Predicted 3D model of a 340-nucleotide RNA (Bacterial RNase P class A) from a Clostridia bacterium. The source organism's lineage runs through Bacteria, Bacillati, Bacillota and Clostridia. Rfam family: Bacterial RNase P class A. It is annotated as a ribozyme. The gene name in the source record is rnpB. The prediction has a mean pLDDT of 77. The sequence is in RNAcentral, with records from ENA.
RNA sequence: UGAGGGUGUUGAACGGUCGCAGGCUUAAUGCUUGAGGAAAGUCCGAGCACCGCAGGGCAGGGUGCCGGUUAACUGCCGGUGGAGGCGACUCCAAGGAAAGUGCAACAGAGAUAUACCGCGUUUCCGCAAGGAAGCGUAAGGGUGGAAAGGCGAGGUAAGAGCUCACCGACGGCCUGGCAACUACGCCGUCCUGUAAACCCCACCUGGUGCAAGAUUGAAUGGAAGGCAUAUGUGGUGGCCCGCCACGCUUUCGGGAUAAUCGCUAGAGCCUGAUGGCAACUUCAGGCCCAGAAAGAUGACCGUUCUCGACAGAACUCGGCUUACAGACGCCGCUCACAAU
Numbered sequence: 001u002g003a004g005g006g007u008g009u010u011g012a013a014c015g016g017u018c019g020c021a022g023g024c025u026u027a028a029u030g031c032u033u034g035a036g037g038a039a040a041g042u043c044c045g046a047g048c049a050c051c052g053c054a055g056g057g058c059a060g061g062g063u064g065c066c067g068g069u070u071a072a073c074u075g076c077c078g079g080u081g082g083a084g085g086c087g088a089c090u091c092c093a094a095g096g097a098a099a100g101u102g103c104a105a106c107a108g109a110g111a112u113a114u115a116c117c118g119c120g121u122u123u124c125c126g127c128a129a130g131g132a133a134g135c136g137u138a139a140g141g142g143u144g145g146a147a148a149g150g151c152g153a154g155g156u157a158a159g160a161g162c163u164c165a166c167c168g169a170c171g172g173c174c175u176g177g178c179a180a181c182u183a184c185g186c187c188g189u190c191c192u193g194u195a196a197a198c199c200c201c202a203c204c205u206g207g208u209g210c211a212a213g214a215u216u217g218a219a220u221g222g223a224a225g226g227c228a229u230a231u232g233u234g235g236u237g238g239c240c241c242g243c244c245a246c247g248c249u250u251u252c253g254g255g256a257u258a259a260u261c262g263c264u265a266g267a268g269c270c271u272g273a274u275g276g277c278a279a280c281u282u283c284a285g286g287c288c289c290a291g292a293a294a295g296a297u298g299a300c301c302g303u304u305c306u307c308g309a310c311a312g313a314a315c316u317c318g319g320c321u322u323a324c325a326g327a328c329g330c331c332g333c334u335c336a337c338a339a340u
Base pairs, nucleotide, nucleotide: 001336002335003334004333005331006330007329008328009327010326012304013303014302015301016300017299018298020034021033022032023031024030036310040321041320043319044318045317046316047315048209049208050207051206060205061204062203063202064201065079066078067077068076069075080094081092082091083090084089095200096199100198101197102194103193104192116141117140118137119136120135121134122133123132124131125130149167150166152164153163154162168191169189170188171187172186173185176181213261214260215259216258222252223251224250225249226248227247232246233245234244235243236242268287269286270285271284272283273282275280305308
């Protein structure tokens, strides 16, 4: 200088006028607060609420290397093993195929089992060359992604891990490690693949979601009880008569586009420190940061810039995933080339 890797931050700025929603008050033409890193998808995990539930089991669903972290998790962190990359680094649902079953298209004789060619041998036929049938054989040919782990020697009628040496795979012991796993070595071996095929093993697992749900509660009509049956109650009216109307009351029940709560101070945010490789933990100080119910968060004007992406809260929180114009930071990061 060029090409990369990892990890973060930000998501135009300032002022004015008028609005909208919440809160406070001295009630004022007052003060104050008012979307996001994803508010999204609703994919996991919790809080909270209601329903269900003696206890146990089955079914169904989920998870699946080890250790840690957390309220919890299919998250995160650190490792192990495997795959990719020259490398920084990235990716992986990563238990069991020696419990059992299934499947392996096409090709091929045969796909877990096999005899098509070939090799060997026996019998038969034939004068002979040779042929037929049976048996043995997986070394050679051929098919295939895959053909009894590979290769050499011995061995044999021909062959074959049948035996032996070497190499590989898997398992056990040994060494190290909390563990997954694993160094040198030794021993053993039922040595095709497939479990996001059935299945087996281990562990976890009730359902529904704030329109959950709680409290209060108007009206019409209703139910039950008590009182009354015209000398009663109400209206009209100054009063009486008159006239008009009518049961009254308590409880239950009912449930308004009803009200309040749930509802936002929380596993909260910021800064610093402690312990830890880290996730995270603990401590100290500081901060208050939307809460509606037809549903606010907007409009206009001015100045400036690099001219502005994806996108709009509805119970809350921790993750994951997805979308995103541009700008900026960090790392005793990596590789190539050059110079010293």